[in-house]
Molecule: SAM riboswitch aptamer (S box leader)
Organism: Bacteroidia bacterium
C1' cells in the first nucleotide's frame, strides 16, 4: 500500500510548545479557533479490537467457540453521529419532476490477519 473480516449515534482533557488555521477528500451548509488552530511532547482518561489473565459452557486431556468479568501489556481514541447532506443503488409517499421517509451501497476512520 492492497485485500478480507468486524466495528463505525455509546464513551474519555488538562498542561507544555507552537503560531493560524481546524473538522479525511470534491461541493454545500455549519461549528471550532489570537479567551491560541493544525503538527509534536508529556500526563490524566475512555474504550476493550489483539496478547495474556479470571469465571460459566462444550468437550476425554490438548482443545473450541459463546457469554461474564478485569485492565499489566500492542495499538487506537478522548468538540459536535465518521458534524451534517449531496455524488450510487433499493424501497414507501405523491400524477410526474423535485422533495420527505427508510435501507443497502460508496467513501473514510480504527482494529485483526494476510499478501
Nucleotide at each position: 500500500u492492497u485485500u478480507u473480516u468486524a466495528u463505525u449515534a455509546a464513551g474519555a482533557a488538562g498542561g507544555g510548545c507552537g503560531g493560524a488555521g481546524a473538522g479525511a477528500a470534491u461541493a454545500g451548509g455549519c461549528u471550532c479557533u489570537g479567551c491560541g488552530a493544525a503538527a509534536c511532547c508529556c500526563u490524566g482518561g475512555c474504550a476493550a479490537c489483539c496478547a495474556a489473565c479470571c469465571c460459566c459452557g462444550a468437550g476425554u486431556a490438548c482443545u473450541c467457540g459463546g457469554g461474564g468479568g478485569a485492565a499489566c501489556g500492542g495499538u487506537g481514541c478522548c468538540a459536535a453521529a465518521a458534524c451534517c447532506u449531496a455524488a450510487u443503488c433499493c424501497c414507501g409517499g405523491a400524477a410526474a419532476a423535485g422533495c420527505c421517509g427508510g435501507g443497502a451501497g460508496a467513501u473514510g476512520a480504527u482494529a485483526a490477519a494476510a499478501a